[in-house]
Context: one part of a larger RNA
RNA sequence: UUGGGCGUAAAGCGCGCGCAGGCGGCUCUUUAAGUCAGGUGUGAAAGGCUGCGGCUCAACCGCAGAGCGGCACCUGAAACUGGAGGGCUUGAGUGCAGGAGAGGAGAGUGGAAUUCCCGGUGUAGCGGUGGAAUGCGUAGAGAUCGGGAGGAACACCAGUGGCGAAGGCGACUCUCUGGCCUGUAACUGACGCUGAGGCGCGAAAGCGUGGGGAGCAAACAGGAUUAGAUACCCUGGUAGUCCACGCCGUAAACGAUGAGUGCUAGGUGUUGGGGAGUUCACCUCCUCAGUGCCGAAGGAAACCCAAUAAGCACUCCGCCUGGGGAGUACGGCCGCAAGGCUGAAACUC
Repeated sequence: UUGGGCGUAAAGCGCGCGCAGGCGGCUCUUUAAGUCAGGUGUGAAAGGCUGCGGCUCAACCGCAGAGCGGCACCUGAAACUGGAGGGCUUGAGUGCAGGAGAGGAGAGUGGAAUUCCCGGUGUAGCGGUGGAAUGCGUAGAGAUCGGGAGGAACACCAGUGGCGAAGGCGACUCUCUGGCCUGUAACUGACGCUGAGGCGCGAAAGCGUGGGGAGCAAACAGGAUUAGAUACCCUGGUAGUCCACGCCGUAAACGAUGAGUGCUAGGUGUUGGGGAGUUCACCUCCUCAGUGCCGAAGGAAACCCAAUAAGCACUCCGCCUGGGGAGUACGGCCGCAAGGCUGAAACUC
């Protein structure tokens, strides 16, 4: 608990779906709940306020007045909000015709490379570093050629390119499947926006069960470095990284910028559509949707933002309110655990 705020000062939930709630396009008729006007009643007295008066003044007291946030009823108004009814098409959705894409899931396939195994050739080194050593090698390594096994990742294309709500998604083919864009204007006729709770999705690491294990690599071991070196460098190396199913639910989950709608100079690049012109492989102009840069007005403490706003407005949600204590304690809920969510105070500056 008002006000003011939330890119970087404290503050946008990691992201979506959506019940309740809040808010809601154009037009006609009606109603009269909100709203507005007039009236009636009530709003006790005391107190407070204004004026006047009484105690010598004041406190105190008396009188008069205004006022009393309002409430109820009656009569009326109908612009706006709400209710009821009718209509509309621009918001929203559908259809039809086109289009782009690493969007998701499953199955299969491919080549390069690393490692390992087998065989051939071949001989003394290889490897590694700042320099070395540990390590590997005459039981034949490294190099090179042939064959085989297996796992993981997909060079070039590749692009402030594309797709997705976010996390994220990159070899190729097939199957299933979500969303988006453009054109048209045939259909519905406000069916919309947001969204407390709730439900779902959610990188990496981690956990459970079973598989798999090439490379890499926490832990660990050794070699170096060093005053030391529980590191940085080197040689090894286990979880893990991979798959299936089930958990976890976090992040600098970032654009550190919630969602929606409308409005507000230009210039330039790029992705996907549509249209017009045309000296139709090109180019110019217009337009829609995305994605970058520069910049006007405006905003901003500045940095900077600037039609992808941090500008001008409206709607709805979330959040902030000095630093430390502390994202801690306690309690509750969730989890197998790790822990997560919610979330203080004393004290102190």